Transfer RNA from Actinoplanes sp. SE50/110, 75 nucleotides, folded computationally. The coordinates come from a structure-prediction model, not an experiment, and the mean pLDDT is 80. The sequence is in RNAcentral, with records from ENA. Its Rfam family is "tRNA". It is annotated as a transfer RNA.
RNA sequence: AGGGGUGUGGCGCAAUUCGGUAGCGCAGCGGCCUCCAAAUCCGAAGGUUGCAGGUUCAAAUCCUGCCACCCCUGC
Numbered sequence: 001a002g003g004g005g006u007g008u009g010g011c012g013c014a015a016u017u018c019g020g021u022a023g024c025g026c027a028g029c030g031g032c033c034u035c036c037a038a039a040u041c042c043g044a045a046g047g048u049u050g051c052a053g054g055u056u057c058a059a060a061u062c063c064u065g066c067c068a069c070c071c072c073u074g075c
Base pairs, nucleotide, nucleotide: 001073002072003071004070005069006068007067010026011025012024013023020057029043030042031041050066051065052064053063054062
């Protein structure tokens, strides 16, 4: 330098042929229980979907550029 992959709450991952309500588990928080705590159970909250543009009535998803990490190839 060229090619490929990944990027989604604090962490690990989903999101249905190539667009149509962003979910699940864990952690944390509140409650129940308990003498106290743990475990179990119940509940609520937490996301500009890596960044910036574009297309569209509508973008995590399509297009362009850039950034970070991983893999392969080359001088």